[in-house]
This is a predicted structure of a 73-nucleotide RNA (transfer RNA) from an uncultured bacterium.
RNA sequence: GCUGGAAUAGCUCAGUCGGUAGAGCGACGCACUCGUAAUGCGUAGGUCGGGGGUUCAAAUCCCCCUUCCAGCU
Numbered sequence: 001g002c003u004g005g006a007a008u009a010g011c012u013c014a015g016u017c018g019g020u021a022g023a024g025c026g027a028c029g030c031a032c033u034c035g036u037a038a039u040g041c042g043u044a045g046g047u048c049g050g051g052g053g054u055u056c057a058a059a060u061c062c063c064c065c066u067u068c069c070a071g072c073u
Base pairs, nucleotide, nucleotide: 001072002071003070004069005068006067007066010025011024012023013022019056027043028042029041030040031039049065050064051063052062053061
């Protein structure tokens, strides 16, 4: 230099043809308990890596850039 992949909640990851952003763990509250843990119920937490384009509508499609991983030279 070229090719492919990854970037979504604090962490690990889903999100199958574009149409309300989710799960598990964690955090917090309540219940249960003599108390803790475990368990059950609930709550909060996201400019979907950045910028632009297409569209009525973009995490999703197109272009550029950044970081990381793998391969080729």
Description
Its Rfam family is "tRNA". The prediction has a mean pLDDT of 82.